This is a predicted structure of a 76-nucleotide RNA (transfer RNA) from a Bacillota bacterium.
The coordinates come from a structure-prediction model, not an experiment, and the mean pLDDT is 85.
Its Rfam family is "tRNA".
RNA sequence: GCCGGUAUCGUCUAGUGGCCUAGGACGCCGCCCUCUCACGGCGGAAACCGGGGUUCGACUCCCCGUACCGGUACCA
Numbered sequence: 001g002c003c004g005g006u007a008u009c010g011u012c013u014a015g016u017g018g019c020c021u022a023g024g025a026c027g028c029c030g031c032c033c034u035c036u037c038a039c040g041g042c043g044g045a046a047a048c049c050g051g052g053g054u055u056c057g058a059c060u061c062c063c064c065g066u067a068c069c070g071g072u073a074c075c076a
Base pairs, nucleotide, nucleotide: 001072002071003070004069005068006067007066010026011025012024013023018056028044029043030042031041032040049065050064051063052062053061
């Protein structure tokens, strides 16, 4: 350089065009429980990589870019 894949809360992830003002687990914060801590129960904050396009409607489909992962070629 070329080819393919991936990108969503702090982390791991669900999502397959409308039920998503985005759900779950762990973590974090608060309350309850407990003599205390842990466990447990309840509640809360927290995310769609950037830009453009298609569409009545996009986290979802398409294009460009960026980052990461894998493969491959060249390096006289």